The prediction has a mean pLDDT of 85. Small-subunit ribosomal RNA, central domain from a Candidatus Pacearchaeota archaeon, 354 nucleotides, folded computationally.
Context: one part of a larger RNA
RNA sequence: UUGGGUCUAAAACAUCCGUAGCUUGCUCUACAAGUUCAUUGUGAAAUCGGGACUCUCAAGGUUCCGGCGGGCAAUGAAUACUGUACAGCUAGAGAUCGGGAGAUGCAGUGAGUAUGAACAGGGAAGCGGUAAAAUGCGUUGAUCCUUUUCAGACUAACACCAGCGAAGGCACGCUGCAAGAACGAAUCUGACAGUGAGGGAUGAAGGCUAGGGGCGCAAAGUGGAUUAGAUACCCAUGUAGUCCUAGCAGUAAACACUGCACACUAAACAUUGGGGCCUCUUCGAGAGGUUUCAGUGCUGAAGCGAAGGCGGAGAGUGUGCUACCUGGGAAGUAUAGUCGCAAGACCGAAACUU
Numbered sequence: 001u002u003g004g005g006u007c008u009a010a011a012a013c014a015u016c017c018g019u020a021g022c023u024u025g026c027u028c029u030a031c032a033a034g035u036u037c038a039u040u041g042u043g044a045a046a047u048c049g050g051g052a053c054u055c056u057c058a059a060g061g062u063u064c065c066g067g068c069g070g071g072c073a074a075u076g077a078a079u080a081c082u083g084u085a086c087a088g089c090u091a092g093a094g095a096u097c098g099g100g101a102g103a104u105g106c107a108g109u110g111a112g113u114a115u116g117a118a119c120a121g122g123g124a125a126g127c128g129g130u131a132a133a134a135u136g137c138g139u140u141g142a143u144c145c146u147u148u149u150c151a152g153a154c155u156a157a158c159a160c161c162a163g164c165g166a167a168g169g170c171a172c173g174c175u176g177c178a179a180g181a182a183c184g185a186a187u188c189u190g191a192c193a194g195u196g197a198g199g200g201a202u203g204a205a206g207g208c209u210a211g212g213g214g215c216g217c218a219a220a221g222u223g224g225a226u227u228a229g230a231u232a233c234c235c236a237u238g239u240a241g242u243c244c245u246a247g248c249a250g251u252a253a254a255c256a257c258u259g260c261a262c263a264c265u266a267a268a269c270a271u272u273g274g275g276g277c278c279u280c281u282u283c284g285a286g287a288g289g290u291u292u293c294a295g296u297g298c299u300g301a302a303g304c305g306a307a308g309g310c311g312g313a314g315a316g317u318g319u320g321c322u323a324c325c326u327g328g329g330a331a332g333u334a335u336a337g338u339c340g341c342a343a344g345a346c347c348g349a350a351a352c353u354u
Stems, first nucleotide, its partner, number of pairs: 004325003007308002012322001014202004021195003025089003029085003033082002035078008048066007092192001093189003096185003104178007111155002115151004120146003126137002163170002207248006216242002221237004259321006267299001269297012303310002327354003337346003
């Protein structure tokens, strides 16, 4: 490389948007580039197959015929498919309108319990902590009870099976601004689509820069214990940090360890949102039944799979596009490059060994 693969054996980029590329609905007409057919030319010799001749035979040589020679070119036809051009269509896609759902984002504003602190009042010797203790706090009145004020962080119950978001993620109320999805209507555009190398944007926690903030918690540090030791586990403290604003960074078991899109392929149950129909109705944004579309789960036929298992939300059957894999270690190391303030990130070997 071919072939084969990527949930768990090596392997789906953290996620999305999107350029080139690749792929691409239905119908008519034209062209004939790809494609198909025919003819012609060309496709050296040697080599190969057969005949004849010839070295006495053979190998060899000579000669004739045939074959081979990926192909290439020209000419003439064909038009199903692909392509190109024109025209049209509506099933894909998008737009519009309608009433709903949502912890979707950003900003503003308000609330709540707890915690801590401060002042005051009450109170009198302990409190705290542990397996047990000690360090620690306390007569300068702690712990505890009460009132008030302030501060920063957080958002119990509702709430395990649900919802929203591309992912990361998102949960007190209200308001404003903004975005997306589902359903329904079938008003408009008329293939405008799918994927996506490069590229761009977003991206938990921790980290970095500058400025704020700092209640609680708490890497590092300090002390007390434990222990043979204890640079730990336990206890008391405690600084970065955690919070906010503006930037940087760009990684995670960023996991469903499962790329995206489309079509098709038994059922049962649960649940969320929308629609249709039916019944009841206290006529209520009421209750129930049934059906359909979209989502989230669970069981499971066929099928698949090495098995575990997956199973209309596929790991089934097919199609299009992308990314990635090729024994273990050395190693996500070295080197070069790019990016970064740094930490480091991205890209990424080999010798050697087995």
About this RNA
Rfam family: Archaeal small subunit ribosomal RNA. Rfam 15.1 lists 709 matches to the family in 491 species. Its Rfam clan is "SSU clan". A reference for the family is Yusupov et al. (2001), "Crystal structure of the ribosome at 5.5 A resolution", Science. Taxonomically the source falls in Candidatus Pacearchaeota (Archaea, Nanobdellati). It was read from a public genome assembly.